[in-house]
């Protein structure tokens, strides 16, 4: 002074309260039964993320889901899993001195297209500045009796070394070689092919052949190879009124069905038309799913494997509301901060040493004082990603 994992999320005790569970009484009008509803008792009562709904599955309907197109997703390679875009070991790139981190990590020699600005030129390669003057020619000038030949300047023309532009310039990087250059030759390195070794593979090492052919980008379209039927517990199963309305029956329209007077009879009153039964369907509510003797389940051990994970024995059953319950306040102690005061000890100053003072650090103890995050289950089970005051423990550089 840093990498990397893995845990904890205060404890103990009182009081008051709130939601499910079991148990016992109360509990409508004399008795029975008891819905709902109170009282007491005894037990349970939120996470590590419950949360974001980003991914996978289960479970339920639709539907018959076998095949294509289309549409989305994933993309080095082995494994683990119910399954996955997790995960684990690996392989390769790139980054750190390291521990160790990141990677949307298939094709760019199937195809259309792109590559702003700048640059001659951004992909059938090309020439701004520069380099050459070997070849062909022209002009001036020298030398030679001539054929010719020197030097200087220009044209056709060679180059692609070196400048410049750019995010990127068409193998790099030396030696020969040239008129100047250039895979034009040669050597290392890079590339392609192709063979051989070791890997279970990605891929690694090598040897032999090519002078290089194929810039980039697939978070442009594409092409490949795997996957994915859709909709989601307000899913979906059952029980089900009251009021319309359905069908099918019965009784009635003055020989009055049928309401009203407290429940029955007699009376009394209202009633010129609809009254009763019963099946069915449907809302309203209800129950179940739903939280469990049972599961991809939790917790201990031993096995196997490098690890994710499996296998086996033991033991445990851990919220189940439903507009939504798990909270508050007090005491003790425990953590963590801020201020005071003491003991040590290191350090610097006061004149060089000592003693003594003073400051500032670290250990520690005492006294007062504040602090306690993020967030709250809603069918339910692995994952991921975010959010967290503050603490503990392992390895490693």
């Nucleotide at each position: 002074a840093g990498c990397a994992g893995g845990c904890c999320g205060g404890a103990c005790g009182g009081u008051c309260g709130c939601c499910g569970c079991g148990g016992u009484c109360c509990g409508a009008u004399c008795g029975u039964c008891a819905a709902g509803g109170g009282a007491c008792c005894g037990g349970g009562g939120a996470g590590g993320a419950a949360a974001g709904u980003c991914c996978g599955g289960a479970c339920u309907c639709c539907g018959a889901a076998g095949g294509g197109c289309a549409g989305c997703g994933u993309g080095c390679u082995g494994g683990c899993u119910a399954a996955c875009g997790g995960c684990c070991a690996g392989c390769g790139a790139g980054g750190g001195u390291g521990a160790c981190c990141u990677c949307a990590g298939g094709g760019a020699a199937a195809g259309u297209g792109c590559c702003a600005c700048a640059g001659a030129a951004a992909a059938c390669a090309c020439a701004c500045c520069g380099c050459c003057g070997a070849a062909c020619u022209c002009g001036c000038g020298g030398g030679g009796c001539g054929a010719c030949u020197c030097g200087c300047g220009g044209g056709u023309g060679g180059c692609a070394a070196g400048g410049g532009u750019g995010a990127a310039a068409a193998g790099g990087u030396g030696c020969g070689g040239u008129a100047a250059g250039a895979g034009c030759g040669c050597a290392c390195c890079g590339c392609c092919g192709u063979c051989c070794u070791g890997g279970u593979g990605a891929c690694a090492g090598g040897g032999c052949g090519g002078g290089c052919a194929g810039g980039g980008a697939a978070a442009a379209c594409c092409c490949c190879a795997c996957g994915c039927g859709g909709a989601g517990c307000a899913a979906g199963a059952c029980c089900g009124a009251a009021u319309a309305g359905g069908a099918g029956g019965g009784c009635g329209u003055c020989u009055g069905a049928g309401g009203c007077u407290g429940g029955c009879c007699c009376g009394g009153c209202c009633g010129a038309a609809g009254c009763c039964c019963u099946c069915g369907g449907g809302u309203a509510g209800g129950u179940c799913g739903c939280u469990g003797u049972c599961g991809a389940u939790c917790c201990c051990g031993c096995g196997g494997g490098c690890a994710a994970c499996c296998g086996c024995g033991g033991g445990g059953c851990u919220a189940g509301a439903g507009g939504a319950a798990u909270g508050a306040c007090c005491g003790u102690c425990a953590c963590c901060u801020g201020c005071c005061g003491g003991c040590g000890c290191g350090c610097c100053g006061a004149c060089g040493a000592a003693c003594u003072c003073g400051g500032c650090g670290c250990c520690u103890c005492g006294g007062c004082g504040g602090g306690g995050a993020c967030a709250g289950a809603a069918u339910c089970c692995g994952g991921c990603u975010u959010a967290c005051g503050g603490g503990c423990c392992u390895g490693c550089u």
Annotation: A computed fold for a 397-nucleotide RNA from a soil metagenome, annotated as Bacterial RNase P class A. The RNAcentral record of the sequence draws on MGnify. Model confidence (mean pLDDT): 76 of 100. Rfam family: Bacterial RNase P class A. Clan: RNaseP clan.